[in-house]
Context: one part of a larger RNA
């Protein structure tokens, strides 16, 4: 882990409400008597509730209070009571299990910390302090040398005490060790025995260390079933029917994962035509839009108060101005905190409409973390599967079909049965049910089947337009000249560095020159013209659809296979397709009434209500079965909507 067993809303007292029953006023309590009795019966009328209310009260009283009031208003003007059952509230452990703690009293210093008393222990080796002796030395000391001596929180190193490093061990040999190295080792040393200090404390060369494998407050028992608003994915046991637009919101809260009140559910009654959608009519508004009449603000123009700069002047002043610029005028814009205007919706009111509706009252719940999508906004970066409001939907608490898969998207709301039919969204070449359907176009990119600025004689179409049989466009052939090297500039400038001008002649035509080129010329070419050729050709706006732009991490992904339609835009008619709708049987829940018809309904979490099944133990009643086989167990084509029940066969061996 699995299997089996046990295991959680109880009990008492006091209230509220509902149901059932007794009595109509209800009812006894302690106690007593009878009794074997704490059973039961009888007695017991104290007490409790009700029978009158109202007022703060005195009080008054079918009325009382308020008040100056006789106005108005508030409460009242009688059905209860006792018991049982259910539910709920309060007080108790109060559905069960679960702390860390706090406090009180005891028990611990055989572990360990400090101290006291009394004992014990420290191989061996090195170093060689003071002092002393002898010798030298001195006037005597000092001093020097050699010896002797044996000091030290001295040195090396066993026992012993410790514990710096590594490995092993890690369900160990061991709840801290082993192995190899390591530190102190006559000292603030180590250690035996016996004492002492106690938890709001002791002890501590101080680590919050240690005080019996327990220490930021020991252990044991008690208070104690402490308390737990818990992020504890805790647990909490049979069936079926009905409701469920439950909620995830507002306000308060040492409150934000918890409560309280309101909101929304269920259930029981009452009420009355009150309700939702819809429609008619009538309203207010200041949003969207729009606008510039106010306020804020932007741009341009005209006029130019005032200022700056500047000329003149001794100063006052008088002028100038390609500067800044008030105000006004004219033109054009912007606005959540602008409005001369101003919708759609929504909202309100009188009607209309009507119910398993609404409203009111009693009782009694859950919820008070929401999520995404569309729309209108704030925050953010007009980011987020982001955040925060409003509003609608779905999910939550909703299965089925579609979107390849996919709580929140699209369609649609599952009482149950059927090898019946029709549709929705979405689809109809194959996978895979249904069109290899119809008509007309487009696309060549596998676009379809991911994206922008931007780019391009892709391609199809619309519109308007230039040139053209008096021969266009393209191509190839020929010409493309003179004044002149225009003037200026320049070292040079000759069509072609630059500036100015840009005339005239010959012509079919030819610029004081379109580009290349030279130091400057030269040279090539173009515009322009002729003939050859022959029928279209050039430029522009717009529309449809394609192309480039186009880089991501396991392995390419219209779901795939494949497709030139089986793609895209239109067109027409069919078909497929769901637990939707219909059909045929069946069941249940409401309402209705003529009682067997009609009609509506039957997804469902939290949660509420109804009706049932079964188990253990016990009381009472009726009793019964069993070795010709009880309970239990196993198998099993029966019955019931289900929980379950019955029968049969085998096993079992006594209820």
């Nucleotide at each position: 882990g699995c299997c089996g067993g046990c295991g959680a809303c109880u009990u008492a007292u006091a209230g509220g409400c509902a149901g059932u029953g007794g009595c109509a006023g209800g009812u006894u309590a302690a106690a007593a008597u009878a009794g074997a009795g704490a059973a039961u019966a009888u007695u017991a009328a104290a007490g409790c509730c009700a029978u009158a209310g109202u007022g703060a009260a005195a009080g008054c009283g079918a009325g009382c209070c308020u008040u100056a009031a006789u106005a108005g208003g508030g409460c009242a003007u009688u059905a209860g009571u006792c018991a049982c059952u259910g539910u709920u509230u309060a007080u108790a452990g109060a559905c069960c299990c679960g702390a860390a703690c706090c406090c009180a009293g005891a028990u611990g210093a055989u572990c360990u910390a400090g101290c006291c008393a009394u004992g014990a222990c420290c191989a061996g080796g090195g170093u060689g302090a003071a002092g002393c002796u002898u010798a030298g030395a001195u006037a005597a000391c000092a001093c020097u040398a050699a010896g002797u001596g044996g000091a030290g929180g001295u040195c090396c190193g066993a026992a012993u005490c410790g514990a710096c490093u590594g490995a092993u061990g890690u369900u160990g040999a061991a709840a801290a060790a082993u192995c190899a190295g390591c530190g102190g080792a006559u000292g603030a040393g180590u250690u035996g025995u016996a004492g002492u200090u106690a938890g709001u404390g002791a002890u501590g060369a101080a680590a919050u260390g240690c005080c019996a494998a327990u220490c930021g407050a020991a252990u044991c028992c008690g208070c104690a079933g402490c308390u737990a608003g818990c992020u504890g994915u805790g647990g909490u046991u049979c069936u079926u029917c009905c409701c469920g637009a439950a909620a995830a919101u507002g306000c308060c809260u040492u409150u934000u994962a918890g409560c309280g009140c309101a909101g929304c559910a269920g259930u029981u009654a009452a009420u009355a035509c009150u309700u939702a959608a819809u429609c008619u009519u009538g309203g207010g508004a200041g949003u969207a839009a729009a606008g510039c009449a106010c306020u804020u603000u932007c741009u341009c123009g005209a006029u130019g108060c005032g200022g700056g700069c500047u000329g003149u002047a001794a100063g006052a002043g008088c002028g100038g101005u390609a500067c800044c610029a008030a105000a006004u005028c004219a033109a054009g814009g912007c606005a959540a905190a602008c409005u001369c205007u101003g919708a759609a919706u929504a909202c309100c009111a009188c009607g209309u409409g009507u119910g398993u509706a609404g409203u009111u009252a009693g009782c009694c719940a859950g919820u008070g973390a929401g999520a995404c999508a569309g729309u209108g906004g704030g925050g953010g970066a007009u980011a987020a599967g982001c955040u925060u409001c409003a509003u609608u939907g779905u999910u939550a608490a909703a299965a089925g079909g579609g979107a390849a898969a996919c709580a929140g998207c699209c369609c649609a709301g599952a009482u149950g049965a059927c090898c019946a039919g029709c549709u929705a969204a979405g689809g109809c070449c194959c996978c895979a049910a249904a069109a290899u359907a119809u008509u007309u176009g487009c696309u060549a990119a596998g676009u379809g089947a991911u994206a922008a600025a931007g780019g391009a004689a892709g391609u199809a179409g619309u519109a308007a337009u230039g040139c053209a049989u008096a021969g266009a466009c393209a191509a190839a052939c020929a010409g493309g000249a003179g004044g002149u090297u225009u003037g200026c500039u320049u070292a040079g400038a000759a069509g072609c560095a630059g500036c100015a001008a840009u005339c005239u002649u010959u012509u079919a035509a030819a610029g004081a020159g379109u580009g290349c080129g030279u130091a400057a010329u030269a040279g090539c070419u173009c515009a322009c013209u002729g003939g050859u050729c022959u029928a279209g050709u050039g430029a522009u706006c717009c529309u449809g659809u394609g192309c480039c732009g186009a880089a991501a991490a396991u392995g390419a992904a219209u779901a795939g296979a494949a497709c030139u339609a089986a793609g895209c835009a239109a067109u027409u008619u069919g078909c497929c397709g769901a637990u939707g709708c219909u059909g045929u049987g069946a069941g249940a829940u409401g309402u209705u009434u003529u009682u067997a018809u009609a009609u509506a309904u039957c997804g469902g979490u939290a949660g509420g209500g109804g009706a049932g099944c079964g188990u253990u133990c016990u009381g009472c009643a009726u009793u019964a079965g069993a070795u010709u086989g009880a309970a239990g167990c196993a198998u099993u084509a029966g019955u019931g909507u289900a929980a379950a029940c019955a029968g049969a066969u085998g096993u079992g061996g006594a209820c």
Molecule: large-subunit ribosomal RNA, domain II
Organism: Riquetophycus sp.